[in-house]
Context: one part of a larger RNA
RNA sequence: CGUAGGAAGCUUGAGAGGAGUUGGCCAUAGUACGAGAGGACCUGGCUGAACGAACCUCCUGUGUCCCAGUUAUCCUGCCAAGGGUAUCGCUGGGUAGCGGUGUUCGGAAGGGAUAAACGCUGAAAGCAUCUAAGCGUGAAACCCGCCUCAAGAUAAGGCUUCCCUCUCCUGCGGGAAACCGCAGGGGCUAAAGGACCCCGGAAGACUACCGGGUGAUAGGUCGGGCGUGUAAGCCGGGUGACCGGUUGAGCUAACCGAUACUAAUCGUCCGUGAGG
Numbered sequence: 001c002g003u004a005g006g007a008a009g010c011u012u013g014a015g016a017g018g019a020g021u022u023g024g025c026c027a028u029a030g031u032a033c034g035a036g037a038g039g040a041c042c043u044g045g046c047u048g049a050a051c052g053a054a055c056c057u058c059c060u061g062u063g064u065c066c067c068a069g070u071u072a073u074c075c076u077g078c079c080a081a082g083g084g085u086a087u088c089g090c091u092g093g094g095u096a097g098c099g100g101u102g103u104u105c106g107g108a109a110g111g112g113a114u115a116a117a118c119g120c121u122g123a124a125a126g127c128a129u130c131u132a133a134g135c136g137u138g139a140a141a142c143c144c145g146c147c148u149c150a151a152g153a154u155a156a157g158g159c160u161u162c163c164c165u166c167u168c169c170u171g172c173g174g175g176a177a178a179c180c181g182c183a184g185g186g187g188c189u190a191a192a193g194g195a196c197c198c199c200g201g202a203a204g205a206c207u208a209c210c211g212g213g214u215g216a217u218a219g220g221u222c223g224g225g226c227g228u229g230u231a232a233g234c235c236g237g238g239u240g241a242c243c244g245g246u247u248g249a250g251c252u253a254a255c256c257g258a259u260a261c262u263a264a265u266c267g268u269c270c271g272u273g274a275g276g
Stems, first nucleotide, its partner, number of pairs: 001152001005163007015149004021049007033038001051106005059100004066093005071086006110144003117137004164275001166187009188273001193270004197213005217263003220259005227251002233246005
């Protein structure tokens, strides 16, 4: 820009893409078959591998400062307690998120039409013949079925709902007039809805998308959870290093909830008057 007014939501599916793998075991059955050795078709069930998708309950990894321990040194006057630097100083753990080695699920079933092949009926050719007319069975291949995208599918689809009907002048046409229609111009108004801007996001390179803008969107605060692992201070014990008690203490990011305390203030613009 188009989709013959504008808008919001829900959709149909022309078409396109993805997927499509396979082992072992059990029953049937030690049956059919076979002298024996051996050992099935068919059908049903169980369990794997690799691959793929989604996810984070479990396991596991990361988690740059969530907690603790600890070395050297400097600083806060000193003790104690802390802070800075040394790869996050090093070490032991670790929430959310993101991951896999973890978890769940998938390939299918089913239908259609077929290939090779196997058939029925059957002539040409009194027989025979699956083929010439006609009719079946039959593959991981093909079409549908499963998953995803999809109306710029310009043949531009469908459904539901929402919104705008003002006024004056001039000209032309119709009319007896009132008035109606068309074209041009002036004024007034600015719908539904959208955007700007702002607060944010399991969304994201930007953009887009999603949520919120006076409300639980983000921050804070409060409560909880998770993680660390018994803080500081004080008291007691020990000559002391240190130990014990208060104490599962103190601290705790991204998690869960509650709460308008803070920030989303106030606003502006686009979009018109009924539509070839």
Molecule: large-subunit ribosomal RNA, domain VI
Organism: Elusimicrobiota bacterium